Description: Predicted 3D model of a 98-nucleotide RNA (TPP riboswitch aptamer (THI element)) from Azospirillum baldaniorum. Its Rfam family is "TPP riboswitch aptamer (THI element)". Gene Ontology term of the family: thiamine pyrophosphate binding. The RNAcentral record of the sequence draws on ENA, Rfam and Ribocentre. Its mean pLDDT, the model's own confidence on a scale to 100, is 77. The organism belongs to Azospirillum, within Bacteria.
RNA sequence: CACGAACGGCUGGGGUGCCUGCCGCAAGGCGGGCUGAGACCACACCCAUCGAACCUGAUCUGGGUCAUGCCAGCGAAGGGAGCCAAGCGUUCGAGGCU
Numbered sequence: 001c002a003c004g005a006a007c008g009g010c011u012g013g014g015g016u017g018c019c020u021g022c023c024g025c026a027a028g029g030c031g032g033g034c035u036g037a038g039a040c041c042a043c044a045c046c047c048a049u050c051g052a053a054c055c056u057g058a059u060c061u062g063g064g065u066c067a068u069g070c071c072a073g074c075g076a077a078g079g080g081a082g083c084c085a086a087g088c089g090u091u092c093g094a095g096g097c098u
Base pairs, nucleotide, nucleotide: 001095003093004092005091006090007089008084009083010082011048012047013046014045017034018033019032020031021030022029023028054079055078056077060073061072062071063070
């Protein structure tokens, strides 16, 4: 110096499981542990068509775990929530010149 990507606003979509201690007749309440962005600190977190957020298949298959939607497969399989603005600046990436 030029190039590419991400970062905006509004609105919308989504999940919240497993193990365990104490209390309780029970429903449940208060804690601890596991994975995770998130396991109801929530006015949070994640995702929005270039869509693996999430749901279905699924009481699925293999492995592992005290246990689980823990990991992998299934699988770019089927479904899944969109419009507006900006081209400035920042960060990152990969180059050119000095």